The prediction has a mean pLDDT of 81. A computed fold for a 76-nucleotide RNA from a Nitrospiria bacterium, annotated as transfer RNA. Rfam family: tRNA. By type it is a transfer RNA.

[in-house]
RNA sequence: GGGGCUGUAGCUCAGUUGGGAGAGCGCAAGGCUGGCAGUCUUGAGGUCGUCGGUUCGAUCCCGACCAGCUCCACCA
Numbered sequence: 001g002g003g004g005c006u007g008u009a010g011c012u013c014a015g016u017u018g019g020g021a022g023a024g025c026g027c028a029a030g031g032c033u034g035g036c037a038g039u040c041u042u043g044a045g046g047u048c049g050u051c052g053g054u055u056c057g058a059u060c061c062c063g064a065c066c067a068g069c070u071c072c073a074c075c076a
Base pairs, nucleotide, nucleotide: 001072002071003070004069005068006067007066010025011024012023013022019056027043028042029041030040031039032038049065050064051063052062053061
């Protein structure tokens, strides 16, 4: 330098041939218990990697860039 894959909540991840942003764990509050543990209920938490484009509308389509993993090439 070139190809491929990945990037979504604090962590691990799902999602959709374009229209509701979600699950488990964790966190907070409350109930059960004398208390802990455990369990149940409720809640908070997101510019969907960044910027731009297409579109009435983008996490999803297109382009560039950034980061990680990986393969190839080049130099030694």